[in-house]
RNA sequence: UGCUCGGUAGCUUAGUGGGUAAAGCACUUGUCUAGCAUACAAGAGUCCUAGGUUCGAAUCUCAGCUGAGCAC
Numbered sequence: 001u002g003c004u005c006g007g008u009a010g011c012u013u014a015g016u017g018g019g020u021a022a023a024g025c026a027c028u029u030g031u032c033u034a035g036c037a038u039a040c041a042a043g044a045g046u047c048c049u050a051g052g053u054u055c056g057a058a059u060c061u062c063a064g065c066u067g068a069g070c071a072c
């Protein structure tokens, strides 16, 4: 310098061919207990950044940032 892949909740990951984002663990509250843990119930929290297309973008597209790999 070029090519390929990735970036989603605190962590690990689904969701990809557009239609309002989900699970496990973790966290908060309640029930339970003398207290804790377990269990049960409820809840908070998220699409790397900025543009474009569209009625509508995590998804398509352009640029940038960042990580991994390959080539030179």
Base pairs, nucleotide, nucleotide: 001071002070003069004068005067006066007065010025011024012023013022019055027043028042029041030040031039048064049063051061052060